A computed fold for a 352-nucleotide RNA from a Thiohalomonadaceae bacterium, annotated as Bacterial RNase P class A. It matches the Rfam family "Bacterial RNase P class A". By type it is a ribozyme.
[in-house]
């Protein structure tokens, strides 16, 4: 100099000036003055926690969801280390990566067969038939029965794979060696490896992101959660006071039936106020870990609205400027994103 690979990082910059909005002061109540005022994703709302209000003795079913191993974390489908599998010359990168011998089921089209299966084409003629010859011991032929899974052939996928021997041809049928199951050792915390020994001719092909089985974890709604104050109005309680009353029934009398004033609990509409932003916080920095991430000290205070504030315009530069906007908070994945820097690694060509 060239391709790349992974991690972080910034998100137009300065001033002026008119405006929103939060808290603090002041204040003639009209205002003033000081400071704060969107993001890496504030999205999507997919997951996992914290708050909060109902529910709940403890255990099952049912449903849901993870799904190597180990480890962080309040928690998790996140995040670290690792082990296997794949892809890349490599840095790296990608994987819903338990079980298929518990039982269901399912495997398009080809194709003879898609699972305890089968023979299209081939290849054999060792048996049995048939047919010729016979010197009667047998010998030829045929391909009807049979035999085969080595060759072709379909297909994602054919019941280890190469090689010799062995056959009528042929086959783990035998051996060699690669493979592979198992059992033991050794390493590892484990998943899991191994140039280890010792065993079996070698099993049932694939799909669990069909169904199911196994392990483990799961209450339920959500800030319009939910608390408080609390005008108004139904209906409800009590308390006092009142006449032994009043109205209607009825011809009257009992007798049933509705019925008062004031207070004062309590009820919760309107409205208002808490929840509300101070924290699994941010920064620096020391120590423990390989890291994810603990731990100590220091030091900052960093939107909080409720018709909902975070904007308008000038000026100057520049590389002309993207996705996008808080609403109870936080860890997270996911996805959108102009343009630029840092760092650590790769491969390749060329120089000394």
């Nucleotide at each position: 100099g060239g391709a790349g690979u992974c991690g972080g990082c910034c998100a137009g910059a300065c001033a002026g000036u008119c405006g929103c909005u939060g808290u603090g002061c002041c204040u003639u109540c009209g205002g003033g003055c000081a400071c704060g005022g969107a993001g890496g994703a504030a999205a999507g709302u997919c997951c996992g926690g914290g708050c909060u209000c109902c529910a709940c003795a403890g255990g099952g079913c049912a449903g849901g969801g993870u799904g190597c191993c180990a480890g962080g974390u309040a928690a998790c489908g996140c995040c670290u280390g690792g082990g296997c599998g794949g892809c890349g010359u490599g840095a790296g990168c990608c994987g819903a990566c338990g079980g298929a011998a518990a039982g269901u089921g399912c495997c398009g089209c080809a194709g003879a067969a898609a699972a305890g299966a089968u023979a299209c084409c081939g290849c054999c003629g060792a048996u049995g038939g048939c047919c010729c010859u016979u010197u009667c011991g047998a010998g030829g032929g045929u391909a009807c029965a049979g035999g085969u899974a080595a060759g072709g052939g379909u297909g994602a996928a054919a019941u280890g794979g190469u090689g010799c021997g062995g056959u009528a041809a042929g086959a783990g049928c035998g051996c060699a060696c690669c493979g592979c199951g198992c059992c033991g050792g050794u390493g590892g915390c484990a998943a899991c490896a191994c140039u280890c020994g010792g065993u079996g001719g070698c099993a049932g092909g694939g799909c669990a992101a069909a169904c199911c089985c196994c392990a483990c974890c799961c209450g339920g709604a959500g800030c319009a959660a939910g608390a408080c104050c609390a005008a108004a109005u139904a209906g409800g309680g009590g308390a006092a006071c009142g006449a032994u009353g009043g109205u209607g029934u009825g011809g009257c009398c009992c007798g049933c039936a509705c019925u008062g004033u004031u207070c004062c609990c309590g009820g919760g509409u309107a409205g208002g106020u808490c929840g509300c932003u101070a924290c699994a916080g941010g920064u620096g920095u020391c120590c423990g870990g390989u890291g994810a991430c603990g731990g100590g000290c220091a030091u900052c205070g960093c939107a909080g609205a409720u018709g909902a504030a975070u904007g308008g315009c000038u000026g100057u530069c520049c590389a002309c400027g993207a996705c996008a906007g808080a609403a109870c908070c936080c860890g997270g994945c996911u996805u959108a994103u102009c343009g630029g820097c840092c760092g650590a690694c790769u491969c390749c060509c060329c120089c000394u």